[in-house]
Model confidence (mean pLDDT): 80 of 100. Small-subunit ribosomal RNA from a Thermoplasmata archaeon, 1436 nucleotides, folded computationally. Rfam family: Archaeal small subunit ribosomal RNA. Gene Ontology terms of the family: ribosome and structural constituent of ribosome. Its Rfam clan is "SSU clan". The sequence is in RNAcentral, with records from SILVA.

């Protein structure tokens, strides 16, 4: 004194969970020392082996017996203490006070007096027996301080009434008299003792006031029970117990029940209250194996004391006896859990005794335990070395610890303490390092695995989180887990919280009992307060001195709060009495409002249905459709009958009522509010646990009624289904009358009363004013009370929102809440005919549920604007056919691999015959370095020849040549189109042909944010104007750049060729074609400039931005077209271009060689050519480009070839040479045919390219001539030089276009609009979504797996009644007899124990059943979040 967890983010509310102490265990680890009221409490008050734990007295005696005053017995005292435990107990048990006029007290103290005279036993011993033992029986002998007789004082009692005292009271005490009663005493020489009175002192009994657990799912207990008379009995009161008699007594202020538990001084915490606890120390109580009775005694129902039973255990000779560790030590079970079978009475203390003394497991001292709280240490300096702290080495100093030795102390000893001597030597762990929370982005390993996490959460191949290693942090002889428990938590709230929406206001109103109450005055003191007095044991607990070296500890003085039980005062408040007001409240009159409520009557329209009469084929009903009605006449008109339910307009955020409700008119009865009064009473009222009555809709009961409507149900459609929405029908019901349920999202989700605190603005009643008036019951316009509504300040409030009608300040009473689920379940009770209400939990589960409010996505919300990768108009395709490509599928030895809506599919990738190539058959080569290793006795490496093999000195044979470049194995590397685009740069695609996307500074808000950026207009633009708590800035848009269109200047070679010159060659000529030269007019080429800006008219518009329209102009509203193109998004594509981390192969996933694959083919899809023909084909002739490109190249031009093309060759490294159009146009054929349309296939021959065209090229002749006759459902592209259309380059390229990228020729149709489809953009609305709608999410149904409920019943234990047997006690009588404390009888009472029923309560088992809860990918729908596709919920 707080952190961490709901969310994209935010404030809230709520838990949960971390960090503090304190108590028990348990892990690691551990030097010393002092102190403690520590140490089998917790589970078993569970069972106990064995030693020990109570004696003492010769000064009260007798006896044995002398070495010791030693034994035995009698008697006295003591054993009722002390110690141990906590089971029982909720109780006068315990604390505090009080009482005792109702009582006892051994030993002690004080005072007084006294201690006479006498008897009789008997134990030890002796004798003599029973018995296995424990133990006992007969006879004799004897003493006392043992016992008993009589005296005498004293004392009880009963009358009698005389004296006086205490006191709230006398029933007490005292005086006196009178009669009765019991009735002392002990010795001892002595010292000491006994007796009796009276009183103290001590303990103790008994009563009583207050105190101090939980449960009502325990609401009635109770028969000796409340009392009284009269008696027992007791130290004493008392129904304690007998006996008559009364009928009472206790209880919501919790009584009877159950469950839990010793109580208190105190401990722990915590700021305090308080919450928990109480093991040890002191005080009480209680108990000694379970239970019951007794004796002794001053004291006991005693247990280290008898008797009995139970039930355990032991000895036994079987007849019978014996024992009680909750005393110390110990054992044993239980358990997570607790010590030595030690010494000694020396100390403190108890018994005994005159004392010496003697006994004491009380107590003292030791061991043992890290249980706890104190102290101390584990070294200190210098020097070298290494060096970042620092570590290693040597050496010094020091002695707290450690080890030897002495003395002191001590019962003894230890340990301390003192003195010497040695000696750095003997002494550091636990935890933790993602965030909370200090402290690794070190390294390895592991791969959602094994594990860790208190909580959030780490791990799916680069883990700061897992497991080691290293480093670091915290604490330190200790650290850490686990349970409890206090704080934290204002999460139980008296201090000190809440209920509109988070959980929480009973559905509502009457009211007992409680609790609270208006003004004044007088008394009183119960409560309040001041202030004395006692009390509150001691420790404990605060101060303050003091003693142990210090500290804990421990001593001395002082102090504390609280309660409590007395004296004295104070008189305000609060209570009690009495007296008195009128303002709370209640009567009374008065005139109005008004769907309050019951009952009667009475009336309206529409419905349905009958009956008559018109009419005729359909009618109804949906998005559309059936089903249904209808020829026995519907449906429609129309006129009269029935019935039965309801009450249009008026109707209004109008009205009345407690709430449910309440609406045609009328009439009776009958309530409540409001106003307004110079009436009346006088505090009589608030508010209300239990109680009571009312209470929609539905539901059940008996009886009626039943048009319509309508769960259930049938049928018709929708649908994959469709027990649903939709339609046709239709039964409870719904109406009435009398009962019962008693519940709804019965909601303002707001309990009543009452008083205070800024306003607006409507309405409804009633009152009263002023003013109109048509004079009406009329109008308007302030005021006052009252109810009803909206807006809105201060305050409040997590906000939303409230807001005098408070959710604001106060204030009084109930009533409800404490994280979500389980669950309004279960069980039990209480009501109900049921259905079902009401009351209402627990195991288990889980970190969240939840509110408001933001920002975005999203909607089969909503409202604007926009697009030819949207429609509409209009053009021309695809989709069918053929053939070209590329996907996919299939196959295969391989058919490598990437891209998969738009934004994969003529994409990477340029069209793959080898190469390419990653793929597949199949050979064959390849390690730079370093360590081994083999080698001049020759490593490696080269070569004939023959096997081997498709081939090959690759390998083998046999031989040759050359010489250290090498062999082998282990690491390491080269290289990898091997993995990961989800490790990544880089590049690119897409959203985006969009128009948005930020920031300073101010406002606002608690914060996320919000405003700027929003409204209107306008724009192709967040382009730009006006408005606004904003003002201004980036970035994107637009400009800028570059092409194209108009033009001006300057240029002028390889370009041009108007004028000039000139030369050839044709031509009759006019001219015409070529060449050179001048030259830069034109044209082109390429540098710089001009030109368009809504600049001018006019209309719109706001005098704006601008928009429509015209003029000029080559161009008009961005002239056209392109480059460039935001903040971000999509784990978009790329590791196979290249670049790269990690992982991977490494003689192989490396390299390189032959072949084959990528080119397969049942089949699907996409993007194209060609076509299906006359706008055409066909032949013959004739014209016009542009953009490129070119030396292994482009080829002019000849020349062969029918063509492909093949030989020669010019010029060209390029404004110089070369490559070169097609449609068109003209002339003719063909005549609508599967054709002279169309060219697939196929076969022959030929040519190019290349090492090689067989899988698997292209090209040219001939022949051959398939499919196709304009192509579902759908679907692309295009708005002008655009679609169509036509051909040309160039990329790749040896070769190969139907590709792709660009070039020109010819050259249209519509529209000039919308937002219906498909999207974008902005606004605005819901949202349970945020991985964001391809989102979220519900239920049954399968599967495991826990807990729970019922359950035929079974086991077992508590307790409580009642019966029956009954030990043993006590008692009253009779009787017997040795008269005895002894035997029998025969009654009374108390009774343990045991058996038998029954209640009741608990825990176990259960076959089988019911829901719950959890559980990564199971099924079926698809309920809810959007209008979630039929809004959604609540009751039934």
């Nucleotide at each position: 004194u707080c952190c961490g967890g709901u969310u994209g983010a935010u404030c809230c509310u709520g838990c949960c969970g971390g960090c503090g102490g304190c108590c028990a265990c348990c892990g690691c680890u551990a030097u010393u020392g002092g102190a403690a009221u520590u140490c089998g409490c917790u589970u078993a008050a569970g069972a106990c082996a064995u030693g020990c734990g109570a004696g003492u007295c010769g000064a009260g005696a007798g006896g044995u017996g002398u070495a010791a005053g030693a034994c035995c017995u009698c008697g006295g005292c003591g054993c009722a203490c002390u110690g141990c435990u906590c089971a029982g107990u909720a109780a006068c048990a315990c604390g505090c006070g009080g009482a005792u006029a109702a009582u006892c007290u051994g030993c002690c103290c004080u005072a007084a007096g006294g201690u006479a005279c006498g008897g009789g036993a008997u134990a030890a011993u002796c004798u003599c027996g029973g018995g296995a033992a424990a133990c006992u029986g007969a006879g004799g002998a004897u003493a006392a301080u043992a016992c008993c007789g009589u005296a005498u004082a004293u004392g009880c009692c009963u009358g009698g009434u005389u004296u006086g005292c205490u006191g709230g009271a006398a029933c007490g005490c005292u005086u006196c008299c009178a009669g009765g009663c019991c009735c002392a005493a002990a010795g001892g020489u002595g010292a000491c003792g006994c007796c009796u009175u009276a009183g103290g002192a001590u303990g103790a009994g008994u009563c009583u006031g207050c105190g101090g657990c939980c449960u009502a799912u325990c609401a009635g207990g109770u028969u000796g029970u409340a009392g009284u008379g009269g008696g027992u009995g007791u130290a004493a009161c008392g129904c304690a117990c007998c006996u008559a008699c009364u009928a009472g007594c206790c209880u919501u202020c919790g009584a009877c029940g159950g469950g839990u538990a010793c109580g208190g001084g105190c401990u722990u915490u915590g700021g305090g209250a308080g919450a928990a606890g109480u093991u040890g120390c002191c005080c009480g109580g209680a108990g000694a194996u379970g239970g019951a009775u007794u004796c002794u005694g001053a004291g006991a129902c005693a247990u280290g004391a008898a008797u009995c039973c139970a039930g355990g255990c032991c000895c036994u000779a079987a007849g019978g006896g014996g024992c009680g560790c909750a005393g110390c030590a110990g054992u044993u079970a239980c358990g997570a859990a607790a010590a030595c079978u030690u010494g000694c009475c020396a100390a403190u203390g108890g018994g005994g005794g005159a004392a010496a003394c003697c006994c004491c497991g009380a107590g003292c001292a030791g061991g043992g335990a890290a249980u706890u709280c104190c102290a101390a240490g584990u070294g200190u300096u210098u020097g070298c070395a290494c060096u970042u702290u620092g570590u290693g080495c040597a050496a010094u100093c020091u002695g707290u610890u450690c080890c030897c030795u002495u003395g002191u102390c001590u019962u003894a000893a230890a340990a301390a303490c003192a003195a010497g001597g040695g000696a750095a030597g003997u002494a550091a762990g636990g935890g933790c390092u993602g965030g909370g929370a200090a402290a690794g982005a070190c390294g390895g390993g592991u791969g959602c695995c094994a594990g860790c996490c208190g909580c959030c959460g780490c791990g799916g191949u680069a883990a700061u989180a897992c497991c080691c290693g290293c480093a670091g942090c915290c604490c330190g002889a200790g650290u850490g887990g686990u349970g409890g428990u206090c704080a934290c938590u204002a999460u139980u709230a008296c201090u000190g919280a809440g209920c509109c929406u988070a959980a929480a206001g009973c559905g509502u109103c009457c009211g007992c009992a409680g609790c609270c109450g208006g003004g004044c005055c007088u008394a009183u003191a119960a409560a309040u307060c001041c202030u004395u007095g006692g009390g509150u044991a001691a420790a404990u607990c605060g101060a303050a001195c003091g003693g142990c070296u210090u500290a804990a500890c421990c001593g001395u003085u002082c102090g504390a709060a609280g309660u409590c039980c007395g004296g004295g005062g104070a008189g305000a408040c609060u209570g009690u009495a009495g007296g008195u007001c009128u303002u709370g409240g209640a009567a009374c009159c008065g005139g109005g409002a008004g769907a309050g409520g019951c009952a009667a009557g009475a009336g309206g329209u529409a419905c349905u249905u009958u009956g008559g009469g018109g009419g005729u084929a359909g009618g109804g009903g949906u998005a559309a459709u059936a089903u249904c009605c209808u020829g026995u006449a519907a449906u429609c008109c129309u006129c009269g009958g029935a019935g039965g339910a309801c009450c249009a307009c008026c109707a209004g955020u109008g009205g009345c009522g407690a709430a449910g409700g309440c609406g045609u008119c009328u009439u009776g009865c009958u309530u409540g509010a409001a106003c307004g009064g110079a009436u009346u009473c006088g505090a009589c009222g608030g508010u209300g646990a239990g109680g009571g009555a009312c209470g929609a809709a539905g539901c059940c009961c008996u009886a009626g009624g039943g048009c319509g409507c309508a769960a259930a149900c049938g049928g018709g459609a929708u649908u994959a289904g469709a027990u649903a929405c939709c339609c046709c029908g239709g039964u409870a019901g719904u109406c009435u009358a009398g009962g019962g349920u008693g519940u709804a999202a019965a909601c303002g989700c707001u309990g009543c009363g009452g008083g205070c605190u800024u306003g607006g603005u409507g309405u409804c009643g009633g009152g009263g004013a002023u003013c109109c008036u048509u004079c009406g019951c009329g109008g308007a316009u302030g005021c006052c009370c009252g109810g009803u509504g909206c807006c809105g300040g201060a305050g409040a409030g997590a906000a939303g929102u409230u807001g005098u009608u408070a959710a604001g300040c106060c204030u009084g009473c109930c009533g409800c809440u404490u994280g979500g689920g389980g669950a309004g379940u279960a069980c039990g009770g209480u009501c109900g005919c049921a259905a079902g209400a009401c009351u209402g939990a627990a195991a288990c589960u889980u970190a969240a549920a939840g509110g408001a409010a933001u920002u975005g996505g999203c909607g089969g919300g909503a409202g604007a604007g926009c697009a030819c990768c949207g429609c509409a108009a209009c053009g021309g395709g695809a989709g069918g056919a053929g053939c070209g490509u590329g996907c996919g599928g299939u196959u295969c030895a391989a058919u490598u691999g990437g891209a998969u809506u738009c934004a994969a599919c003529g994409c990477c990738g340029g069209a793959c015959a080898a190469c390419u190539c990653a793929c597949c058959a199949g050979g064959a080569g390849c390690g730079a370095c370093g360590g081994u290793u083999a080698c001049a006795u020759g490593a490696a490496g080269g070569c004939c020849a023959g096997g081997u093999u498709g081939a090959c000195g690759a390998u083998c044979u046999u031989g040759c040549c050359u010489g250290a470049u090498u062999u082998u194995c282990c690491g390491a590397g080269a290289g990898g189109u091997g993995g990961u685009g989800c490790a990544u740069g880089g590049c690119c695609g897409u959203c985006g042909u969009c128009a948005g996307u930020u920031c300073g500074u101010a406002c606002c808000g608690u914060a996320a944010g919000g405003c700027g950026u929003u409204c209107u207009c306008u724009u192709a633009a967040g382009u730009g104007a006006g408005a606004u708590a904003a003002c201004g800035a980036a970035c994107g848009a637009g400009a800028c750049c570059c092409u194209c269109g108009c033009u001006g200047c300057u240029a002028a070679u390889u370009g041009c060729c108007a004028c000039c010159c000139u030369c050839u060659c044709c031509g009759c000529g006019a001219g015409g074609a070529g060449g050179g030269g001048a030259g830069c007019a034109c044209a082109u080429u390429a540098u710089c400039g001009g030109g368009a800006c809504c600049g001018c008219u006019g209309g719109c518009g706001c005098u704006a931005a601008g928009c429509c329209a015209g003029a000029g102009g080559a161009a008009g509203g961005a002239g056209a077209g392109g480059u460039c193109a935001a903040c971000g998004g999509u784990a978009g594509g790329u590791c196979a271009g290249u670049a790269u981390g990690c992982c991977c192969c490494g003689a192989a996933u490396c390299u390189c060689c032959u072949g084959g694959g990528c080119u397969a083919c049942a089949c699907g899809c996409g993007c194209g050519c060609u076509a299906c023909a006359a706008a055409g084909g066909c032949u013959g002739g004739g014209a016009c480009a542009a953009u490129g490109g070119g030396c292994c190249c482009c080829u002019a031009u000849g020349c062969c070839g029918a063509a492909a093309g093949g030989c020669a060759a010019c010029g060209g490294c390029a404004a110089u040479c070369c490559c070169g159009a097609a449609a068109c146009c003209c002339a003719g054929c063909c005549g609508u045919a599967g054709u002279u349309c169309g060219g697939a296939u196929u076969g022959a021959g030929g040519g190019c390219u290349g090492u090689a065209a067989c899988u698997c090229g292209c090209c040219c002749u001939c022949a051959u001539g398939a499919a196709g006759c304009u192509g579902g459902a759908u679907u692309c592209c295009g708005u002008a030089g655009u679609a169509a259309u036509c051909g040309c380059g160039u990329g790749u390229c040896a070769a190969c276009a139907u590709c792709a990228c660009g070039c020109g020729g010819u050259g249209a149709a519509u529209a000039u609009g919308c937002c219906c489809c498909u999207g974008c953009u902005c606004u605005u609305u819901g949202c349970a979504c945020a991985c964001a709608c391809c989102g979220c999410c519900c239920g049954u149904c399968a599967a495991a797996c826990c807990a729970u409920c019922c359950g035929a019943g079974u086991u077992g234990g508590g307790u409580c009644c009642a019966a029956g047997u009954g030990a043993u006690g006590a008692u009253g009588c009779c009787u017997c007899u040795g008269a005895u404390u002894g035997g029998g009888g025969c009654g009374u009472u108390a009774g343990a124990a045991c058996u038998u029923g029954g209640g009741u309560u608990c825990a176990g088992c259960a076959a089988g059943g019911g829901g719950g809860g959890u559980u990564a990918a199971g099924u079926c729908g698809u309920a809810a979040c959007a209008a979630g596709g039929u809004a959604u919920c609540u009751g039934u």